The prediction has a mean pLDDT of 82. The RNA shown here (small-subunit ribosomal RNA) has 1404 nucleotides and comes from a metagenome.
RNA sequence: GGUGAGUAACGCGUGGGAAUGUACCUUUUAGUGGGGGAUAACUCCGGGAAACUGGAGCUAAUACCGCAUACGCCCUUCGAUGGGGGACAACAGCCCGAAAGGGUUGCUAAUACCGCAUACGCCCUUCGGGGGAAAGAUUUAUCGCUAAAAGAUCAGCCCGCGUGAGAUUAGGUAGUUGGUGGGGUAAUGGCCUACCAGGCCUACGAUCUCUAGCUGGUCUGAGAGGAUGAUCAGCCACACUGGAACUGAGACACGGUCCAGACUCCUACGGGAGGCAGCAGUGGGGAAUAUUGGACAAUGGGCGAAAGCCUGAUCCAGCCAUGCCGCGUGAGUGAUGAAGGCUUUAGGGUUGUAAAGCUCUUUCGCCGAUGAAGAUAAUGACGGUAGUCGGAGAAGAAGCCCCGGCUAACUUCGUGCCAGCAGCCGCGGUAAUACGAAGGGGGCUAGCGUUGUUCGGAAUUACUGGGCGUAAAGCGAGCGUAGGUUGCUCGACAAGUCAGUGGUGAAAGCCCAGAGCUCAACUCUGGAACUGCCAUUGAAACUGUCGAGCUGGAAUCUUAGAGGGGGUAGCGGAAUUCCAAAUGUAGGGGUGAAAUCCGUAGAUAUUUGGAGGAACACCGGUGGCGAAGGCGGCUACCUGGAUGAGUAUUGACACUGAGGCUCGAAAGCGUGGGGAUCAAACAGGAUUAGAUACCCUGGUAGUCCACGCUGUAAACGAUGGAUGCUAGUUGUUGGGGGGUUCCCUCUCAGUGACGAAGCUAACGCAUUAAGCAUCCCGCCUGGGGAGUACGGCCGCAAGGUUAAAACUCAAAGAAAUUGACGGGGACCCGCACAAGCGGCGGAGCAUGCGGAUUAAUUCGAUGCAACGCGAAGAACCUUACCUAGGUUUGACAUAUGCGAGAACUCUCUAGAGAUAGAGAACUCUUUGGACACUCGUAUACAGGUGGUGCAUGGCUGUCGUCAGCUCGUGUCGUGAGAUGUUGGGUUAAGUCCCGCAACGAGCGCAACCCUCGUCUUAUGUUGCCAGCACGUAAUGGUGGACUCAUAAGAGACUGCCGGGGUCAACUCGGAGGAAGGUGGGGAUGACGUCAAGUCAUCAUGCCCCUUAUGUCUAGGGCUUCACGCAUGCUACAAUGGCCGGUACAAAGGGCUGCGAAAUCGCAAGAUGGAGCGAAUCCCAAAAAGCCGGUCUCAGUUCGGAUUGGGGUCUGCAACUCGACCCCAUGAAGUCGGAGUCGCUAGUAAUCGCAGAUCAGCAACGCUGCGGUGAAUACGUUCCCGGGCCUUGUACACACCGCCCGUCACGUCACGAAAGUCGGCAACACCCGAAGCCGGUGGCCCAACCCUUGUGGAGGGAGCCGUCGAAGGUGGGGCUGGCGAUUGGGACGAAGUCGUAACAAGGUA
Repeated sequence: GGUGAGUAACGCGUGGGAAUGUACCUUUUAGUGGGGGAUAACUCCGGGAAACUGGAGCUAAUACCGCAUACGCCCUUCGAUGGGGGACAACAGCCCGAAAGGGUUGCUAAUACCGCAUACGCCCUUCGGGGGAAAGAUUUAUCGCUAAAAGAUCAGCCCGCGUGAGAUUAGGUAGUUGGUGGGGUAAUGGCCUACCAGGCCUACGAUCUCUAGCUGGUCUGAGAGGAUGAUCAGCCACACUGGAACUGAGACACGGUCCAGACUCCUACGGGAGGCAGCAGUGGGGAAUAUUGGACAAUGGGCGAAAGCCUGAUCCAGCCAUGCCGCGUGAGUGAUGAAGGCUUUAGGGUUGUAAAGCUCUUUCGCCGAUGAAGAUAAUGACGGUAGUCGGAGAAGAAGCCCCGGCUAACUUCGUGCCAGCAGCCGCGGUAAUACGAAGGGGGCUAGCGUUGUUCGGAAUUACUGGGCGUAAAGCGAGCGUAGGUUGCUCGACAAGUCAGUGGUGAAAGCCCAGAGCUCAACUCUGGAACUGCCAUUGAAACUGUCGAGCUGGAAUCUUAGAGGGGGUAGCGGAAUUCCAAAUGUAGGGGUGAAAUCCGUAGAUAUUUGGAGGAACACCGGUGGCGAAGGCGGCUACCUGGAUGAGUAUUGACACUGAGGCUCGAAAGCGUGGGGAUCAAACAGGAUUAGAUACCCUGGUAGUCCACGCUGUAAACGAUGGAUGCUAGUUGUUGGGGGGUUCCCUCUCAGUGACGAAGCUAACGCAUUAAGCAUCCCGCCUGGGGAGUACGGCCGCAAGGUUAAAACUCAAAGAAAUUGACGGGGACCCGCACAAGCGGCGGAGCAUGCGGAUUAAUUCGAUGCAACGCGAAGAACCUUACCUAGGUUUGACAUAUGCGAGAACUCUCUAGAGAUAGAGAACUCUUUGGACACUCGUAUACAGGUGGUGCAUGGCUGUCGUCAGCUCGUGUCGUGAGAUGUUGGGUUAAGUCCCGCAACGAGCGCAACCCUCGUCUUAUGUUGCCAGCACGUAAUGGUGGACUCAUAAGAGACUGCCGGGGUCAACUCGGAGGAAGGUGGGGAUGACGUCAAGUCAUCAUGCCCCUUAUGUCUAGGGCUUCACGCAUGCUACAAUGGCCGGUACAAAGGGCUGCGAAAUCGCAAGAUGGAGCGAAUCCCAAAAAGCCGGUCUCAGUUCGGAUUGGGGUCUGCAACUCGACCCCAUGAAGUCGGAGUCGCUAGUAAUCGCAGAUCAGCAACGCUGCGGUGAAUACGUUCCCGGGCCUUGUACACACCGCCCGUCACGUCACGAAAGUCGGCAACACCCGAAGCCGGUGGCCCAACCCUUGUGGAGGGAGCCGUCGAAGGUGGGGCUGGCGAUUGGGACGAAGUCGUAACAAGGUA
């Protein structure tokens, strides 16, 4: 210098401590005398591939070894004995001095103080003594060396406190805890050893498992906290992995040694070498991280006397926008608001003074020149760098994200639930400010955006600062251990607490002030801070501890009454069932209805007797008791608790309560009894699509008792316990006191209702708190997964208790509001039902629709509210469809330019026609031309029944002619909202009256309008003539009532009388009246609902087509036909058919029209043409009816379809495809299943007439008109629809709602699983490297000694032993991966089966 693997530890932080060492450095004292023997390098000879190594020989030292002297303070014991002195010391005073200090005087007892001497003490020992240091070099002054004492520095050790998670880890520990002796270390110590004792740690979390280097600090936060530990600094640990020691002052040593292991490399196969977590660099991994650079110039380090050498520490340079800071990419002027772009309502707007242009400047960059500080003598890598001067020229220099809301910023085009976006909500299905692009805008800027991480917001773990009735959350209840908390008074102490002072809290950082780089970042200087710890001095209110007292909390005592409190034993009556007997006969029983079942072998019913078990009617009560669970006939015995009164006793003895213990409904389990009723399972009968249910008939466990177990419930007041405080009113239970005693009042303890303040999200709670407070315990932290899995504990089992995660969703939930809905409730209405009449559904035909078919069968309408609907009329046309043929400024509109021609009209030819071709004729004119028009050409444009009714307007349907829908102000509520509009009456009506925190108002209702019904007046043609008058052959012909017509009025208002009713609104009855309570009918349709219908009436946005999706023409189609449906017509006959005769309307239409008389035809019709533009004429005959005749119950003289033939009419044209007539033909059909429709009076039914459309007509349709003309309504239980109030709700696309579970398929994560493969730590045993230590040491050894030897002293190799890493064996523990199969879970598109829940959810 590097790194953070290990380490949860005295490792770190902080503050203390004693039993230590310390090279270099400083100070002081002393010394440095005199000798000896070797050995490397080197030389020679060898071994080896190499690494390396053996032998012989020479030599030096500050290397090594004795001797002398010093020291003897080191170590151990930590003293003993004797003596002395108050001169010195100490203390006090005085003097001198700036101070340090010095001088002087006084005093004196001690075990205090001061000094002195001797002995012992280390090793060896023969007890006399002995042993134990050094080193010189160079030169004249230094550097060294040795011993000792001290300092400084650094290091080792010990202790208090602090420093992660998990209890699904609860017990751990044998050197373990302590002692004694010994050893060891620099040093204390079980650090080690022998012996002794049996301790030590732990719920204040030991042990175990997982994770992690710690700190100053850093990020965030208002703070408290939370997260973090890069750079810089301090400490620790590590150096390929594991072990070990050596050397040294210091290491158990990154660039040293030895051993073991893994890996790499070299090899001659014998053997060797290596360790970048140093600086560069390489490979790999990865989203990702740099140059194999320069220099020791500075700072610092090592060695050296020095010169100097070394230094990838360091200083510099290189690379990277990685971060922080600073700067630039120009400035001024410039409106024809240029061009271009984008947009547009086509005018414009915007980009935008932006650009261009003009006038300037030159930072940075570029070029040239000069050129530092860093160095206090020499030395400069950086570096020709920083800086300075000069030059040229706006020149070289802008991007990224965003624009739906949060969140600053909007338009167009493209796309069309596609492509895509997305932090959350959510955008996109043809007009997307949300996708993509563009224009414009907003933000930031050499950056911008994304991703990841952390804190914040989040009071969303709440210490500061949350909660638990219903949202998540009070243990089912009690007793009680530890713990927490604890009444009043006095005193003491000072642990907490408070205050002062001292030490420490490294530096850097943060903060403040100043200074230096041009500024800043950055750096430097000073201050403050470091909220902490330790020591010390004080204070004593509070907490605490100790002591002394008190009576209010608590307990005891006396006495009294209340009670389904508990336990044991005994007794009682009613009822059910069973047995026996009797009477008695055909049923009983059961249900919505039935059946199974019982009964002629005698049931049910009735009576008597007996057996047996279980439960205790009435009293009985938001009454009592109990801790809760719970407790109910009566009696006796045993027993717990509460309460009132008295105020005698103790003197805080209290409250709560983790663990623990006990009790604990029902069901269930075990053993043994018992068994009447009821009754899971089960069986049968019903119900049903099914019915493993609901209902019925039976029926076993069980229900009961004893003894055990289980330990859970919506064990709920969904509300833990204790204490104190905070308005009341009214019941009730048990006591007590007072009074004026049928009662009143005060008080204690319970138990209810209502209610003030207060609380609460609201609902609600409210002295029995969910209010205001204190103490203690338990519990909660989004929904699902899941109260599940695994593990532990408990249990005989069932199971209980403790209790996760992966994964998944953006919600789940509470309370209240408005609606809607209910097989909820109350009230009311409607041809809604009922009561009636007539139909439809069966037949044939007509018409419409579906379906099928087709070249086309054009399009639309589809429950009510499409289907005789658009269409009040498809042969061509219509016509939108198909086929074929044409045409392209167009069939139609406007405008312009150019050219030609009047336009118009007529004729001929080709063709299916459109069309094409040819010809004829033709206006005014001043001959220039002109008006209108036509043709050609060109351009704008036309055109579209093409799309979107889910882009729209308008119009319409429907709820519904139902009685409703709202607003202003006020009031109530946090709010959504409420009130008004609800309530009592009443009405056809939110109609009106009364009441009311409401008072008023608007749109609806009603009325005003039209028509019909009565009367009056006026008028009287073309209208009228029963009656009057006149008159005619006859007819209203004349006058004039009447009818009628036209107009204007009157009349009806609950106005009058009576009953009811709130002296009301109103209602019932009556009178009068043409009409009576809205007189009948019509027009008139509130706020809204259904994305209802219509782009094909019309209008219209957008999109699409433009020689075609436009337009013209011919033909075809819309008229098809196994079938289904809807609406009608005609019938099935005698209340009828047919024939003949005969009577009475209203309302309409008519000139391209209605068309009379007359004639012809069987008829349709034809001929004809009078009259009439209409109260005049015509259509026009009304029909049912009435009179007469015939038919006689048949598929008919009913019915008329179908078919054949012949005609008529309209029309250019009746083939596809018209209507009508005549003759012939003569189907089905004999009154219609389930079901369903219309109608309440001039209505239904029935009968005909007219009109629109229209050449004609498929019209039996539609719209009107009149004729004849009924029945029934008890009533509102039920079906349908609607209105109002109330209730429930898990619905709000609003019940055609919501929603549950199995099964099937797919995906994902998890659990179990025979097993299998790993990891970790420990234990037992085996093996035992290196190495320290110990022993031995027969082998080896120069220095020293002597008695000179095979000597001694000392040392070593070797060997042995203890310890000892890796390794091996073994059985267990913990943990992970995989695993056939299996289990549930979650999520998925519109799957299958049912319908469990939400409404009384159809069995609460």
Its Rfam family is "Bacterial small subunit ribosomal RNA". Its family is annotated with structural constituent of ribosome and ribosome in the Gene Ontology.